[in-house]
Predicted 3D model of a 74-nucleotide RNA (transfer RNA) from a Candidatus Odinarchaeota archaeon. The coordinates come from a structure-prediction model, not an experiment, and the mean pLDDT is 81. Its Rfam family is "tRNA". Rfam links the family to the GO term triplet codon-amino acid adaptor activity. The sequence is in RNAcentral, with records from ENA.
RNA sequence: GGGUGAGUAGUCUAGCUUGGUAUGAUGCUACGUUGGGGACGUAGUGGUCGGGGAUUCAAAUUCCCCCUCACCCA
Numbered sequence: 001g002g003g004u005g006a007g008u009a010g011u012c013u014a015g016c017u018u019g020g021u022a023u024g025a026u027g028c029u030a031c032g033u034u035g036g037g038g039a040c041g042u043a044g045u046g047g048u049c050g051g052g053g054a055u056u057c058a059a060a061u062u063c064c065c066c067c068u069c070a071c072c073c074a
Stems, first nucleotide, its partner, number of pairs: 001073007010026003020057001027045006050066005
């Protein structure tokens, strides 16, 4: 230099094919349970989907540029 894949709550992750309110687990907070703790149960909490732009009534999803990481070729 060329190519492929990945980037989504504090952490991990589904959703992208086929555009239409962003999913689950874990964590955290409160309450219940316990003599107390752990475990368990209930409720709550947190994302502007790596950054910018374009298309569209509507973009995590389509298109363009850029950044980071991994792998392959040279």